[in-house]
RNA sequence: AGCGAGGUGGAGCAGCCCGGAGUGCUCGCGAGGCCCAUAACCUCGAGGUCGGUGGUUCAAAUCCACCCCUCGCUA
Repeated sequence: AGCGAGGUGGAGCAGCCCGGAGUGCUCGCGAGGCCCAUAACCUCGAGGUCGGUGGUUCAAAUCCACCCCUCGCUA
C1' cells in the first nucleotide's frame, strides 16, 4: 500500500441484509426472597451519545459518504 472481518450498558454477543420506542441473551453489579449461614437458585432494578462527523428520511444501531481504531491475509 491492497483486500477482508469487526467497533452496540462493566465483559462477551445477537439485532443491521428488509429503517419504525436502546429490543433481547449470557456473565458481572445493586436490592429483595429462600437458608442457621454462605454458595447455588428465584424475583426486581440500575447501567447504552449503538466508534466519530456529515448526508438521506416524517423517522437511522440499521441506508449513503468520509474519517478513526482493532484483528487477519497479501505485498
Predicted 3D model of a 75-nucleotide RNA (transfer RNA) from Candidatus Pacearchaeota archaeon CG10_big_fil_rev_8_21_14_0_10_35_13. The source organism's lineage runs through Archaea, Nanobdellati and Candidatus Pacearchaeota. The prediction has a mean pLDDT of 80. It matches the Rfam family "tRNA". The RNAcentral record of the sequence draws on ENA.